[in-house]
The prediction has a mean pLDDT of 78. A computed fold for a 135-nucleotide RNA from a Vulcanimicrobiota bacterium, annotated as c-di-AMP riboswitch aptamer (ydaO/yuaA leader). It matches the Rfam family "c-di-AMP riboswitch aptamer (ydaO/yuaA leader)". Rfam links the family to the GO terms cyclic-di-AMP binding and regulation of gene expression. It was read from a public genome assembly, where an Rfam model found it.
RNA sequence: UAUGCUAAAUCGCUGAAUCCGGAUCGAUGUCCGGAGCGGGGGAUUCCCAGGUGGGGUAAACGCGCCGGUCGGCGCGCGGGCCAGUCUUUCAGCCCGAACCCGUCAACUAACCUCGUAAGCGUUGAAAGAGGAGCA
Numbered sequence: 001u002a003u004g005c006u007a008a009a010u011c012g013c014u015g016a017a018u019c020c021g022g023a024u025c026g027a028u029g030u031c032c033g034g035a036g037c038g039g040g041g042g043a044u045u046c047c048c049a050g051g052u053g054g055g056g057u058a059a060a061c062g063c064g065c066c067g068g069u070c071g072g073c074g075c076g077c078g079g080g081c082c083a084g085u086c087u088u089u090c091a092g093c094c095c096g097a098a099c100c101c102g103u104c105a106a107c108u109a110a111c112c113u114c115g116u117a118a119g120c121g122u123u124g125a126a127a128g129a130g131g132a133g134c135a
Base pairs, nucleotide, nucleotide: 011121012120013119014118018035019034020033021032022031023030024029036116037115038114039113040112041111053104054101055100056099057098061076062075063074064073065072066071077096078095079094080093081092085129086128087127088126089125090124091123
């Protein structure tokens, strides 16, 4: 000097999953309450659909080919990534899982109810808007 690995703190990313107060505690944890954020159920009217089941969260789906199956490939479509913020465009890289309800649910006012986890460590350019700082 370069590269790799590990640990801690700060910071950042996906995501609704953050903040405040109290109790307990060896503890980052656990429990309770509130605010914020997010999801589900639920009339009338209207519309649509089903019966061989159906439905929900989420970006996580459709089609074709190969394959005995697991799965693989391609196209379309959906989602994420830039260290001041937001939007758009181009290019690049990555993801398209998992879980749940249990024969039952379209939308939906009042109303009812649930969650507030988990996992990781960065991409370049252009245009516009609006902010901050400096002179």